[in-house]
RNA sequence: UAAUACAUGCAAGUCGAGCGAACAGAUGAGAAGCUUGCUUCUCUGAUGUUAGCGGCGGACGGGUGAGUAACACGUGGGCAACCUGCCCUAUAGACCGGGAUAACUCGUGGAAACGCGUGCUAAUACCGGAUAAUACAUGGAAACUCAUGUUUUCAUGUUGAAAGAUGGUUCUGCUAUCACUAUAGGAUGGGCCCGCGGCGCAUUAGCUAGUUGGUGAGGUAACGGCUCACCAAGGCGACGAUGCGUAGCCGACCUGAGAGGGUGAUCGGCCACAUUGGGACUGAGACACGGCCCAGACUCCUACGGGAGGCAGCAGUGGGGGAUAUUGCACAAUGGAGGGAACUCUGAUGCAGCGACGCCGCGUGAGUGAAGAAGUAUUUCGGUAUGUAAAGCUCUAUCAGCAGGGAAGAAAGGCCCGCAAGGGAGAUGACGGUACCUGACUAAGAAGUCCCGGCUAACUACGUGCCAGCAGCCGCGGUAAUACGUAGGGGACAAGCGUUAUCCGGAUUUACUGGGUGUAAAGGGAGCGCAGACGGCAGUGCAAGUCUGAAGUGGAAGCCCGGGGCUCAACCCCGGAACUGCUUUGGAAACUGUUCUGCUAGAGUACUGGAAGGGCAAGCGGAAUUCCUGGUGUAGCGGUGAAAUGCGUAGAUAUCAGGAGGAACACCGGUGGCGAAGGCGGCUUGCUGGACAGCAACUGACGUUGAGGCUCGAGAGCGUGGGGAGCAAACAGGAUUAGAUACCCUGGUAGUCCACGCUGUAAACGAUGAAUACUAGGUGUUGGGAGACAAAGUCUUUCAGUGCCGUCGCAAACGCAGUAAGUAUUCCACCUGGGGAGUACGUUCGCAAGAAUGAAACUCAAAGGAAUUGACGGGGGCCCGCACAAGCGGUGGAGCAUGUGGUUUAAUUCGAAGCAACGCGAAGAACCUUACCAGGGCUUGACAUGCCCCUGAAGUAUCUGGAAACAGGUACGGCCUAUACCUUAUGGUAUAGGACAGGGGACACAGGUGGUGCAUGGUUGUCGUCAGCUCGUGUCGUGAGAUGUUGGGUUAAGUCCCGCAACGAGCGCAACCCUUAUCCCUAGUUGCCAGCACUUUGAGGUGGGGACUCUAGGGAGACUGCCGGGGAGAACUCGGAGGAAGGUGGGGAUGACGUCAAAUCAUCAUGCCCCUUAUGCCCUGGGCUACACACGUGCUACAAUGGCCGGGUACAGAGGGAGGCGAAGCGGUAACGCGGAGCGAAUCCCAAAAAACCGGUCUCAGUUCGGAUUGUGGGCUGCAACUCGCCCACAUGAAGUCGGAAUCGCUAGUAAUCGCGGAUCAGCAUGCCGCGGUGAAUACGUUCCCGGGCCUUGUACACACCGCCCGUCACACCAUGGGAGUUGGGGGCACCCGAAGCCGGUGGCCUAACCGCAAGGGGGGAGCCGUCGAAGGUGAACCCAAUGACUGGGGGUGAAGUCGUAACAAGGUAGCCGUAUCGGAAGG
Repeated sequence: UAAUACAUGCAAGUCGAGCGAACAGAUGAGAAGCUUGCUUCUCUGAUGUUAGCGGCGGACGGGUGAGUAACACGUGGGCAACCUGCCCUAUAGACCGGGAUAACUCGUGGAAACGCGUGCUAAUACCGGAUAAUACAUGGAAACUCAUGUUUUCAUGUUGAAAGAUGGUUCUGCUAUCACUAUAGGAUGGGCCCGCGGCGCAUUAGCUAGUUGGUGAGGUAACGGCUCACCAAGGCGACGAUGCGUAGCCGACCUGAGAGGGUGAUCGGCCACAUUGGGACUGAGACACGGCCCAGACUCCUACGGGAGGCAGCAGUGGGGGAUAUUGCACAAUGGAGGGAACUCUGAUGCAGCGACGCCGCGUGAGUGAAGAAGUAUUUCGGUAUGUAAAGCUCUAUCAGCAGGGAAGAAAGGCCCGCAAGGGAGAUGACGGUACCUGACUAAGAAGUCCCGGCUAACUACGUGCCAGCAGCCGCGGUAAUACGUAGGGGACAAGCGUUAUCCGGAUUUACUGGGUGUAAAGGGAGCGCAGACGGCAGUGCAAGUCUGAAGUGGAAGCCCGGGGCUCAACCCCGGAACUGCUUUGGAAACUGUUCUGCUAGAGUACUGGAAGGGCAAGCGGAAUUCCUGGUGUAGCGGUGAAAUGCGUAGAUAUCAGGAGGAACACCGGUGGCGAAGGCGGCUUGCUGGACAGCAACUGACGUUGAGGCUCGAGAGCGUGGGGAGCAAACAGGAUUAGAUACCCUGGUAGUCCACGCUGUAAACGAUGAAUACUAGGUGUUGGGAGACAAAGUCUUUCAGUGCCGUCGCAAACGCAGUAAGUAUUCCACCUGGGGAGUACGUUCGCAAGAAUGAAACUCAAAGGAAUUGACGGGGGCCCGCACAAGCGGUGGAGCAUGUGGUUUAAUUCGAAGCAACGCGAAGAACCUUACCAGGGCUUGACAUGCCCCUGAAGUAUCUGGAAACAGGUACGGCCUAUACCUUAUGGUAUAGGACAGGGGACACAGGUGGUGCAUGGUUGUCGUCAGCUCGUGUCGUGAGAUGUUGGGUUAAGUCCCGCAACGAGCGCAACCCUUAUCCCUAGUUGCCAGCACUUUGAGGUGGGGACUCUAGGGAGACUGCCGGGGAGAACUCGGAGGAAGGUGGGGAUGACGUCAAAUCAUCAUGCCCCUUAUGCCCUGGGCUACACACGUGCUACAAUGGCCGGGUACAGAGGGAGGCGAAGCGGUAACGCGGAGCGAAUCCCAAAAAACCGGUCUCAGUUCGGAUUGUGGGCUGCAACUCGCCCACAUGAAGUCGGAAUCGCUAGUAAUCGCGGAUCAGCAUGCCGCGGUGAAUACGUUCCCGGGCCUUGUACACACCGCCCGUCACACCAUGGGAGUUGGGGGCACCCGAAGCCGGUGGCCUAACCGCAAGGGGGGAGCCGUCGAAGGUGAACCCAAUGACUGGGGGUGAAGUCGUAACAAGGUAGCCGUAUCGGAAGG
């Protein structure tokens, strides 16, 4: 949980001392038979049993919680409106009679259940009469009370019984006990009535005809519409009626600091029910769990005619369920029924059984024990942990097992003695051979569960690899997981542990204690106002609230405290306290309330006065737009970012004049005024509302707030009728655009205006309800008043408004701050996570649009506020940079070189990817390199260390097979040390050892350019040589943080100065370093040569010299130092002087905190993973060089500022050179060759510099430009130039005539242009790194593009705009709305039928007691009829639930779907609110 259905057994009987009867039958007597001690029969009949009649009890005890929202329960009262068997007390009584009937007999029906008829009989069964009350009825009197009334008393009338039973006896009778009758009282138990208290929903707001009351009657134990007749029209309800849903209530239990919240098992009290519904009978008591009748459903029996049944008693069964026990023992105890008692009955109860379900107690051992054993786990391989843990040694014995003993719970009643008081004897144990006690024995038999990421105590290894899985929340898992699984270890609790469900707590998170509403959720759009709530000063009475004393009650148990008993505890017993409540009563009177009397400070009235876009109505006015007419006038106008649509030669725009019409009222005009809010603006008049000031005459608390209610209420919108100038949703066209249902433009209709009516919403906002009082100041302004001074005016002050700043205080902060968001009081409204959703359904309102009220399922772990730091902005301000601009030269077009992508391939090894990959790693791929591919080989290996064996020094040369690696040989060669021997000697031989080498073997290991740069170190790029990045102390802030570092200047600079709640400091900047520019000093070879000599005439070649150049050491010099202007007597800046150089002179080195998971595991190192006869190693060949194509970076050009010439003539710097540079000379057309001087280099060589200059030629053409491509022949390097090198000569002579969109570099010795050198390197640069020669143009400037710095602003971003994010559509899943309907349930209403039964009526029928001589009567019964009446039937509606084609209506959630880009920044048209309209969608 199924108040679901029940097999079987038991759960309520008892009394023979009420009665008749029946049966059994001890004893005794008699008779018969005969086996003479047995059997049978007759009589007697102690005693026992009990079917029936009768009495009492079956209304208690036991079960369950379906129903019930109710006087059912709790609590406290009332009954003057009641009853009460058994029990107790008191008084009185118990007399006289009568007729039946069951049992039984006989007959009979039925399957049975059960009857029917005839005859007989008894009673404590039944009936009549007498007596009799304080009972009942009527009438009277007295006293009393809370109304009706009550009590006492008198009179009259009425009403009853079992001479019973048993025992005793002195036996016509008396007596004891029990039973009986009447009355009164008590006790107990009940009945009725009332106050108060305890659930949800208002999307349940109206309900009610016996309904509310009265009169009369009936009925009941009793009051009462309880019932009936008549009369009246009441009664209940916002303090929640009625309806619906849910629910037994309480003592108590759980939780909580408490207040509360939740619950209603066990135990106790009350109620209700007994298969469902109805009904009465009997009785003291029932409308009766184990009684009766009827109806329904179900089950069973049946001979089919008819019958039987009710476990929500104890066990037990099926079923349901996640889930809950034995068909046990006993009446020994306690209690109950009956009985005089013994006693009987008792599934109440006492016990036992099952269940770790809960609580409590106990054990599973204690001490010692380091070789820190083994095993296991881990490890940095040393160890560490498990761990005194185990083993071992020494003890103990609770529990379990064995043996022995063994309870308490039991004493009454009954019996005996006794007059009595009292005394005495004996019996009774289910549990149970149980509890308990004792003895012997053995550490033997007795530990699990959960957890170890944080919360939260406790960590490692392996496996797995967003898988498997975990998860209470946050969250773990994508190859090093303390989070998954396993193991070791650890932590917690422990015969339990963990999970799940529920409740309380934490949650001041529904806030009474104890919350809020400017911006987080939340103030009603505003006013008036009924009810309600709250309410000024003084006094009086009352005593409802309040306070206090006393009394009653608040059951027991429980909780708490103190004692006591089971060895302790749980548990039990005793006492106390408490039970915060209710009732009665005495008192107090401050406060609240109420009554009455006053007051004037609140509020209002009157009077006087000024201010105002307050409202309504009527009239009037000018400016402007548009339109019409006419004039002038001519080609455009208009519009935009630019245009076009549009208007205009039929005359527009422009301009002048006249006219028409509608709408709105410039200037004044102002955080100025008025109004409750919405709102109100030309002027005048009329009507009308409010506020303010002054005065202090009047009223005397008349006040505040205000649920419902009523009224007002922008704009849009709706209805009817007008009006319509301008503007302008929709719509049309033109643009823009990828599109453009938009932004822009040209038009344009509703509408905007008026009258009347409706709607009732707005971001209706101060996002701040109304009222009152109090609480520092300052400064404006509007309207009025008072005062002072000498007036214009100024000043002081006061009331009412309206702004700003600000103290206290408040606040999360922002902020508010006498106009509070402060301090208090009163009243109203509203809030309780986000979404779903202000939606659905229901209801009300509305013509409609729609408004008001207003959920749930489901879903998420957030949504949100304020502030902070960043980042970002198609925000702002300031500043910088070859960033733009101004210039010069390029790239992009051509050919080629080179790198990349792609493709191809056996392989085209790998990496680099915007800037910051792409002439990058690579400072140089023919083999090698080389990592790739094919093939051939090796397996302790090409390389390192260690071990064993054999051989040999090492090594050199060489042969065979083979492509080589590799495999197999030969010759020469003869090391060092020690010992021994030989030897004339250097020396030779042997042995042992050593170094080295080769071969063989086994194992540790080697090896890997294999993976992971997202595990790392190191290194590097980039922002960026940008000027920033931080810290200590202090201060401010709740805090994140701020300040410093911002501000005013200035700088290349966070450079410096000034100011400042900051003061200082660090890393960066600058400087210090190198180089270059000038000078000086020193030095003088290999450099230099002015002067002096020599020599050649070819040169500083030589002697010399140090002057100069130069070399390389040291110094000087530049510091805003000087002058003037500006600036703040600053920093600094502008100009000037001097100077080789002037304001960091030029260049370099130098790179803060950090960013990019930036790059690199293929430089190197390295964790982990992987390979180990291969992913290692060796070799040959190939490939990295491919080629439709695309891109980057370059070279050469396109020519005359040029090309060419066997033309001529000059001028560098910095480098390199021994496996090198290589001169002169010679050969070759040339590349180059021969040659070999000199030089390890300031000496020699490379080495010629080129552009330039001079002269000549070419004359604008695909050329005397350009040189690609190709052919032939050569040269060089190298083992080797086929794939695949460079160079030379001759020949060939392609594209290309200055390059689209776009894009790059550069600010001075720069760009451009010219050549030279070097690294790498055998050879191979158009690349790279350097060097010098010639040598410009331009910069107004900071609007714009890009990047950066500082301040500020906005932000819905924080992976930080390459951000975030909205809606449609498509797909999947989920819940839900509507829905023709369908099904089920519910209660009421109307009608029909109408069982049982009570009540009423009743012709005929039946009938013992009483009356009557009798006839008959009285009374009763059956039957019949009637009212009521359950179930049932029919009908119309209503409510609830389930389901439902369809509608898919919207919603939610999902992986990287589609379309757009609405919002967040000025989000690129500021956004948002209400309304209307339009559109794929956001939206316009």